[in-house]
RNA sequence: GGCCGGAUAGCUCAAUUGGUAGAGCAGUUGACUCUUAAUCAAUUGGUUCGGGGUUCGAGUCCCCGUCCGGCCA
Repeated sequence: GGCCGGAUAGCUCAAUUGGUAGAGCAGUUGACUCUUAAUCAAUUGGUUCGGGGUUCGAGUCCCCGUCCGGCCA
C1' cells in the first nucleotide's frame, strides 16, 4: 500500500426482507436468611464509533473518516 471482518447498555453479545433496540452477566430494590453468600421476584441503564446521504422510516443500504483484528504484498 491492497483486500476482508468488526465497533450496539458497565462487560460479553443478539437484532429476520429496512418497520417499537434486546438477552445473559453486572448494578439497584424487595423476598428468603441470625448475617453474608446462593436462590427467587421486580427494576434501572442506549448520541447503535464520528460525519454526511437515500428513504415515510436506518443498528441494518450508500459515501467519507477514526479505531481494533486478520490476510496479501